[in-house]
RNA sequence: GAACACUUUGAGGGCGGGUGCAAUUCCCCACCGGCGGUAUAGUCCGCAAACGCUGCAAAUAACUCAAUAUGCAGUGCCGAAAGGGUGAAAUUCCCUUACCGACGGUAAAGUCCGGAUAGGAAAGGAUGUUU
Numbered sequence: 001g002a003a004c005a006c007u008u009u010g011a012g013g014g015c016g017g018g019u020g021c022a023a024u025u026c027c028c029c030a031c032c033g034g035c036g037g038u039a040u041a042g043u044c045c046g047c048a049a050a051c052g053c054u055g056c057a058a059a060u061a062a063c064u065c066a067a068u069a070u071g072c073a074g075u076g077c078c079g080a081a082a083g084g085g086u087g088a089a090a091u092u093c094c095c096u097u098a099c100c101g102a103c104g105g106u107a108a109a110g111u112c113c114g115g116a117u118a119g120g121a122a123a124g125g126a127u128g129u130u131u
Base pairs, nucleotide, nucleotide: 001131002130003129004128005127007125008123009122014029016028017027018026030111031110032101033100034047035046036045037044042099043098051076052075053074054073055072056071057070059068060067081097082096083095084094085093103114104113105112
């Protein structure tokens, strides 16, 4: 130095105004941006989460079917940007104007509540083992 084990970390944002019986959900205004790559990225390329489908396992049941939730494996889906400038190099920097944001709940939600004291891409240090 490398690999493995263990351990830690690992998502931000409205007590604004209006209408209304009721909205942090509508309208106006404001605000936010996970991880890796690359000239510094919410919009490029890829990943995770979330939401589905399929198969298997075991559980609930006297039995069968169905259904439900759980675990594992596979798979689908997975939002949104243009113009100008600098430069060797930027869809990443600077200027201008835009746009996007899982599921359930509730007056229709990126910002509230909930699954979630969960899961997780990944990042860093210590220790141990092997080489």
FMN riboswitch aptamer (RFN element), 131 nucleotides, folded computationally. The coordinates come from a structure-prediction model, not an experiment, and the mean pLDDT is 78.